[in-house]
Context: one part of a larger RNA
RNA sequence: CUGGGUGUGAAGGGAGCGUAGACGGCUUUGCAAGUCUGAAGUGAAAGCCCGGGGCUUAACCCCGGGACUGCUUUGGAAACUGUAGAACUAGAGUGCAGGAGAGGUAAGUGGAAUUCCUAGUGUAGCGGUGAAAUGCGUAGAUAUUAGGAGGAACACCAGUGGCGAAGGCGGCUUACUGGACUGUAACUGACGUUGAGGCUCGAAAGCGUGGGGAGCAAACAGGAUUAGAUACCCCUGGUAGUCCACGCCGUAAACGGAUGAUUACUAGGUGUUGGUGGGUAUGACCCAUCGGUGCCGCAGCAAACGCAAUAAGUAAUCCACCUGGGGAGUACGUUCGCAAGAAUGAAACUC
Repeated sequence: CUGGGUGUGAAGGGAGCGUAGACGGCUUUGCAAGUCUGAAGUGAAAGCCCGGGGCUUAACCCCGGGACUGCUUUGGAAACUGUAGAACUAGAGUGCAGGAGAGGUAAGUGGAAUUCCUAGUGUAGCGGUGAAAUGCGUAGAUAUUAGGAGGAACACCAGUGGCGAAGGCGGCUUACUGGACUGUAACUGACGUUGAGGCUCGAAAGCGUGGGGAGCAAACAGGAUUAGAUACCCCUGGUAGUCCACGCCGUAAACGGAUGAUUACUAGGUGUUGGUGGGUAUGACCCAUCGGUGCCGCAGCAAACGCAAUAAGUAAUCCACCUGGGGAGUACGUUCGCAAGAAUGAAACUC
C1' cells in the first nucleotide's frame, strides 16, 4: 500500500461557511470520450505453455500451435457514465399566512442580598471552629433602625423545558437583527450533498492598553493541624484576576452522546415541547400528521456492555483519522504569537 477499522480497545477534525475536487433526481433527442463488439496491422527471435519429432534416455536440440492480457487504424452498437440541446417537479430554494423561543448586538431600567460611609438606639462582647487561636470591639463593635455610595449577580417561575453550528445563552423594557418550525402550493427549475487547502467563530485561564473594583479569591501574610507541615482540609486577612471597552491567544474530559456531515429505508409502547387538520358528551377530551427532546423495547447489530426511526440496524456519497507499548505530542526544522505557548511532527534506542 492493500485490507480491516474509529461509543468504551489505537482512531471523528472544537464548530461552522465554503474553493478545487469527488459524488449526484425524472423524461427525451443528438454525439460517441469512457464502455461493448467485428476486422486489419503490430506485439523480433529465443524463452514460457500445449502437441509431436531427433541424439540409446535425460539435459539439450528441431517443428507446429497457443499465449504475448498491450498499442495503432478502421466498421458498427447506444443500455450505463460522460457531453450538448430540450422538457419536468418528487430534491433544493423563493413567495404568502402564522405561532414558539435564556438565539445575537446595543441602550435603558428594577428589586433582594453582601460590603462600606453617616446618624440614632444600645452595651460587652462579636466572630470563627472538631476544638481553638490569629482577627474585630469601651476611640463603642456585633445586634437593630433610618439615609446614602458602589460593584457584581439575577432567588421564586425552572422543567432528562426552550434557543443556538459549536463555544454557549436566564430580572425587566425598547431598538436593530440571525435561524428553525408549521400551513399553503403562487414562483425558480437540480440551482443538490460533501468538502483537501482557505476563511470565520471558539469556555476558562493567560497577555497588551485604558477604566472599574462590592463580594469571591491563585500568589502572599498570619493562626491552627502535625513529630515536622515551606502542604492538603479549616480559620482571619489579602494582591493579581474575576467586571467593562478595544486588541491578542486558539486551547479543554471543547465529552453538554468519548458517537463527522447528508440522504433513504426498517415492529411497537409511553412522556414532554412547538405547530396544523379532523371529531366530539365542549372536558384539563379523543384521533391523525409534521418538527424537536426523553424513556422502554422487536428485528438486526455488537467481544460484551449495550445501540435500537435522535442506530452503534440496512444501504449510498464525501471528508477526517488509526495501524503494538515506551521514547513523545518530545527533538529538529517551518508557520503563527508581545509572551505564555500553539500547530505541524520524527528517529536512534528499548520491551